């Protein structure tokens, strides 16, 4: 350059046959326990790369665009 796949809290994912309030686990925070920590139990805060378009509704579907990854092409 050309196919292809991915992009979702601080960190990794899950939802991608459109549907209400976007899932789980680590981290953090607060509490509870406990003599104290750890572990364990409740709660809490944070997220759909970017634009646009379809539809009553977009994380999801379609279009451009960025990022990263594979492979393949090119490398005087």
């Nucleotide at each position: 350059g050309c196919a292809g796949g991915u992009g979702u809290g601080g960190u990794c994912c899950a939802g991608c046959u459109g549907g209400u309030u976007a899932u789980g686990a680590c981290u953090a925070a607060g509490g509870c326990c406990u003599u104290c920590c750890a572990a364990g139990c409740c709660u809490u805060u944070a997220a759909c790369c970017c634009g646009g378009g379809u539809u009553c509704g977009a994380a999801u579907c379609c279009c451009g665009g960025c990022a990263c990854c594979u492979g393949c092409a090119c490398c005087a």
A computed fold for a 76-nucleotide RNA from a Thermoplasmatota archaeon, annotated as transfer RNA. Lineage of the source: Archaea > Methanobacteriati > Thermoplasmatota. It matches the Rfam family "tRNA". Rfam links the family to the GO term triplet codon-amino acid adaptor activity. Its mean pLDDT, the model's own confidence on a scale to 100, is 80.